About this RNA
A computed fold for a 573-nucleotide part of an RNA from uncultured alveolate, annotated as small-subunit ribosomal RNA, 5' domain. The RNAcentral record of the full RNA draws on ENA and SILVA. Lineage of the source: Eukaryota > Sar > Alveolata. Rfam family: Eukaryotic small subunit ribosomal RNA. On this family, see Yusupov et al., Science 2001: "Crystal structure of the ribosome at 5.5 A resolution". Model confidence (mean pLDDT): 80 of 100.
Context: one part of a larger RNA
């Protein structure tokens, strides 16, 4: 694990893995809205609603749908485990920071620009689908476009000049992208020269000063600068709640708290590669790999990024009895489980972690994230509807059905709990919970207790008559007491119930409210009792029993073992 017989209570609880990763009717399992994106519903509720009342179907927009759940087919240095690395990378969301530079120019929207489209209305097509066509409207945080307000400094060009310690004027200068260049320092001390700056000075000259550099074990790092580059990234034309302050009363100026959005840097959640070590059986597998990458180099391409990952050109390498390569596995790996004095041996489909997969292969879109399947496109195998023209499909999600088998549950209820998702305190969730089935396992534990009487047997004291004992057992004798199993008002439980726990009222004498399963020669606990059978029928794991007195068969009685369980088969220690 399966199965046979049996089964009163209560708690807990595995459950179509093994065989067919075989096939599936039907239903459901992923949707989502706040004060705060978009409302003229010819929807509704009321009434201070005259651009705009509240609620709000539908639809656009945003986000999610890459999580979860299921299964174990593949897979043997692969996965996986422990341990490294990313200075070789991406990262929606979360949280924290940061963004004065936009125009290139003279009749200009910045109190706000443009054109669509759905829902809607109407006309239709098809046997048919979550199929859609044509006409007519109208929105935005959809899709586009696009101003404003300002510093100082620096760099370059440079008319003109007294060629000097001059300089009118002009150009460039936010962030991001791509390329190139530069800085990103430093063992110690002294002297000398030069240059710049400052001070004194009309001048000659004299004196003073010597500055700045983050991080790592390590970088072409961080960071900064220069020259260019760019189908020019971002720098808010958005929404809600309050409405205030200042006066020069102008449709003036300034202004709070949020929401959403946005680029970069960090953070978080991750991801992707990666270092070292470690795996079952097999030599009736001894050589394997390389023209079609095998091992290395150079360059390029591709990638988020390193790399023969791919391409071109070179070199000829790389692995192997320390078992390569090949084959097998009724092989997903681990944490773990059983057993065991120790060492070991066997198991691990299964609730946690990692991997892989969605009938089989392959390819791809969207997106921060998928090579996604409750997404798409082909092919193969299955297979559904059809008016025969066409159309639709993927339960190894939850239920359920067929098949397969030794072998496995309800087409139930609910989002109340735990959590997840969403625009969200509100919705959704077969994730999950709750009942149903359920002798997979596991915990507790009824089926009687007591007394008197009678009977049998002990112990003790005995003068052997008897006495005594709160010793033991037996009894279809008698007696009252005690209880739940069950039935059940009620409350409780619970989302609602059920069960259980509480609890009125009922509820035990053959207490018929009846315990079983195996055994009784040995191993091995318990009969040399009776009847039947007669080497037959049968039993018996093994030894053996049975041929007319069977301790072993079939029965009766009695007894033994475990007990709400016990036997059998198989695997394993």
């Nucleotide at each position: 694990u399966a199965u046979g017989c049996u089964u009163g209570u209560c708690u807990c609880a595995a459950a179509g893995a093994u065989u067919a990763a075989g096939c599936c009717a039907u239903g459901c399992a992923u949707g989502u809205c706040u004060a705060a994106g978009u409302a003229u519903a010819a929807a509704u509720c009321u009434u201070u609603a005259u651009a705009c009342g509240g609620u709000g179907a539908a639809a656009c927009u945003g986000c999610g749908a890459a999580u979860g759940g299921c299964u174990c087919a593949u897979u043997a240095a692969a996965u996986c485990a422990g341990u490294u690395a990313u200075a070789a990378u991406u990262u929606a969301u979360u949280u924290g920071a940061u963004a004065g530079u936009a125009c290139c120019u003279u009749a200009c929207u910045a109190c706000u620009u443009g054109g669509a489209u759905a829902a809607c209305c109407g006309u239709g097509g098809u046997a048919a689908u979550u199929c859609u066509a044509g006409a007519g409207c109208u929105a935005a945080u959809a899709c586009a476009u696009g101003c404003g307000u300002u510093a100082a400094g620096g760099c370059c060009c440079g008319a003109c000049u007294u060629u000097u310690u001059g300089g009118a004027g002009g150009g460039c200068u936010g962030u991001a992208u791509u390329u190139a260049u530069u800085a990103g320092g430093u063992a110690a001390a002294a002297a000398c020269c030069a240059a710049u700056g400052c001070c004194a000075g009309c001048a000659a000259u004299g004196g003073c000063u010597u500055a700045c550099u983050g991080g790592u074990g390590a970088u072409u790092c961080a960071u900064a600068a220069u020259a260019a580059c760019u189908u020019c990234u971002c720098g808010g034309a958005u929404c809600g709640u309050a409405u205030g302050a200042c006066c020069u009363u102008g449709u003036g100026u300034c202004g709070a708290c949020g929401a959403c959005g946005u680029a970069u840097c960090a953070u978080u959640c991750a991801a992707a590669u990666u270092u070292c070590u470690g795996c079952c059986c097999u030599a009736u597998c001894a050589a394997c790999u390389u023209u079609u990458g095998a091992u290395g180099g150079u360059a390029g391409g591709a990638u988020a990024g390193g790399g023969g990952c791919c391409u071109a050109c070179c070199a000829u390498g790389g692995u192997g009895a320390u078992a390569a390569c090949g084959g097998g596995u009724a092989a997903c790996g681990g944490a773990g489980a059983a057993u065991u004095a120790g060492g070991g041996u066997u198991c691990g489909a299964u609730u946690c972690c990692g991997g892989a997969g969605a009938g089989g292969g392959a390819g791809c879109c969207u997106g921060a994230g998928a090579a996604a399947u409750g997404g798409c496109u082909a092919c193969c195998a299955c297979a559904u509807c059809c008016a025969a023209g066409g159309a639709a499909g993927g339960c190894a999600g939850c239920a359920g059905g067929c098949g397969c088998g030794c072998a496995a549950a309800u087409u139930a209820c609910c989002c109340a709990a735990u959590c997840c998702u969403g625009a969200c305190a509100c919705a959704g969730g077969g994730a999950g919970g709750u009942a149903g089935u359920g002798a997979c396992a596991a915990a507790a534990a009824a089926u009687a207790a007591c007394a008197a009487u009678g009977c049998a047997g002990g112990g003790c004291c005995u003068u052997a008559c008897g006495g005594u004992c709160g010793c033991u057992g037996c009894a279809a004798u008698u007696g009252g007491a005690a209880u739940g199993a069950g039935u059940a008002c009620a409350a409780u439980u619970u989302a609602a119930a059920c069960c259980a726990c509480u609890u009125a009222a009922c509820g035990a004498g053959u207490a018929u409210c009846c315990a079983u399963u195996g055994g009784a020669g040995g191993g091995c606990a318990a009969g040399u009792c009776u009847g039947g059978u007669g080497c037959c029928a049968g039993c018996a794991g093994c030894c053996g029993c049975g041929g007319u007195a069977a301790u072993u068969c079939c029965a009766g009685c009695u007894c033994c073992a475990a007990u709400a369980g016990c036997g059998u088969a198989u695997a394993u220690u």